[in-house]
Overview:
A computed fold for a 351-nucleotide part of an RNA from an uncultured bacterium, annotated as small-subunit ribosomal RNA, central domain.

Context: one part of a larger RNA
RNA sequence: CUGGGCGUAAAGCGUCUGUAGGUUUUUAACCACGUCUGGUGUGAAAUUUCGGGGCUCAACCCCGUUCCCACACUGGAAACGAGUCGGAUAGAGUCACUCAGAGGCAUCUGGAAUGUCGUGUGUAGGGGUAAAAUCCGUAGAUACACGAUGGAACGCCAAAAGCGAAAGCAGGAUGCUAGGGGUGCACUGACACUCAGAGACGAAAGCGUGGGGAGCAAAGGGGAUUAGAUACCCCCGUAGUCCACGCCCUAAACGAUGCGAGCUCGGUGUGGGACCUUCAAUCAGGUCCCGUGCCUUAAGCUUACGCGGUAAGCUCGCCGCCUGGGAAGUACGGCCGCAAGGCUAAAACUC
Numbered sequence: 001c002u003g004g005g006c007g008u009a010a011a012g013c014g015u016c017u018g019u020a021g022g023u024u025u026u027u028a029a030c031c032a033c034g035u036c037u038g039g040u041g042u043g044a045a046a047u048u049u050c051g052g053g054g055c056u057c058a059a060c061c062c063c064g065u066u067c068c069c070a071c072a073c074u075g076g077a078a079a080c081g082a083g084u085c086g087g088a089u090a091g092a093g094u095c096a097c098u099c100a101g102a103g104g105c106a107u108c109u110g111g112a113a114u115g116u117c118g119u120g121u122g123u124a125g126g127g128g129u130a131a132a133a134u135c136c137g138u139a140g141a142u143a144c145a146c147g148a149u150g151g152a153a154c155g156c157c158a159a160a161a162g163c164g165a166a167a168g169c170a171g172g173a174u175g176c177u178a179g180g181g182g183u184g185c186a187c188u189g190a191c192a193c194u195c196a197g198a199g200a201c202g203a204a205a206g207c208g209u210g211g212g213g214a215g216c217a218a219a220g221g222g223g224a225u226u227a228g229a230u231a232c233c234c235c236c237g238u239a240g241u242c243c244a245c246g247c248c249c250u251a252a253a254c255g256a257u258g259c260g261a262g263c264u265c266g267g268u269g270u271g272g273g274a275c276c277u278u279c280a281a282u283c284a285g286g287u288c289c290c291g292u293g294c295c296u297u298a299a300g301c302u303u304a305c306g307c308g309g310u311a312a313g314c315u316c317g318c319c320g321c322c323u324g325g326g327a328a329g330u331a332c333g334g335c336c337g338c339a340a341g342g343c344u345a346a347a348a349c350u351c
Base pairs, nucleotide, nucleotide: 003323004322005321006320007305008304012319014201015200016199017198021194022193023192025088026087027086029084030083033081034080035077036076037075038074039073040072041071042070043069050064051063052062053061054060091191092188093187094186095184096183097182098181099180103177104176105175106174107173108172109171110154115149116148117147118146119145120144121143125136126135162169163168206247207246208245209244210243211242215241216240220236221235222234223233258318259317260316261315262314263313266295267294268293269292270291271290272289273288274287275286276285277284300307301306324351325350326349333344334343335342336341
């Protein structure tokens, strides 16, 4: 519970698409369903309200009296909402031209580095640490040179940069493909916003089947440290990390800030585009639009911190969520999953 809230106190669904629903620009006419209004009728009595009375008072009883409100019928109003039928173009979309980008998918491909193997040179160490040891090495290591092989990741460019709904995206090339910005104002003419259910996507880890396996590395083994050391440090090392297909569906999935729209001083960077100024170009300056940062005695907001045209300011629409701490994001039930578990979600009790 007709209240107040949700950056950090409890509280924004991880993100998007979208159904029902809610909400929705401007203008003419019609209608009169909502809405407003006049009249009539009904809404029994008791009860209730107010005034008075009776039992000693009260409860109780009696008399008089009243409203709110609702419904039906009927007459009217037409601003607002709904409806019907037209018009418009500022919202939304389309088209043309143009631009930027690690947006996605697939295929091909490059160099550096690590590892391993081969050959050669070469000899006693190497490696590792705070110091050591385990470990590797005279069966020739480390180091150097040449060659081969394999997997993963892409230095500089690189940025407070860019793109994407979010998760996320970075060597190069090609193909396919999605979205976005600007300009024109050519076209459609409210086609819009939000969204319970629903659907799709969703890091890492994990699971299934089959591959792959260089480096790294849960588990595990060993060496140290230590009172101990199931750790931190060191030497190894298996899942995994990679690929294909199928699952899982979580996160400090964070801007801890839902989406859309309008309004509200300035200053300074940066990415994309257009126009103007200049004889012209680069540049520079100015204006406009879109994105991304910073600053703050602007106002305002906030418990404060802080936010401040990318609002946490001033407003509108819609959705989600919160309601003392613990028990508990647990039990039970249901749904989903191969499993791990996920989603939904209490209570007793206790402070």